[in-house]
Transfer RNA from a Candidatus Omnitrophota bacterium, 73 nucleotides, folded computationally. It matches the Rfam family "tRNA". By type it is a transfer RNA. The source organism's lineage runs through Bacteria, Pseudomonadati and Candidatus Omnitrophota.

RNA sequence: GCCCGCAUGGCUCAGUUGGUAGAGCAGCGCUUUCGUAAAGCGCGGGUCGGGGGUUCGAUUCCCUCUGCGGGCU
Repeated sequence: GCCCGCAUGGCUCAGUUGGUAGAGCAGCGCUUUCGUAAAGCGCGGGUCGGGGGUUCGAUUCCCUCUGCGGGCU
């Protein structure tokens, strides 16, 4: 230098004919217990890496940039 993949709550990840974002774990509260753990129920937390474009509408499609990982020379 070229090619490919990834970037979504604190962490690990889902999320297709584009239609106002989810799970598990973690955290907090409640129930249960003499108490703890476990278990059950509930709650909060994310402008979906940045910018631009298309569209009535973009996490999703297009362009570009940044970061990380891999490959080739």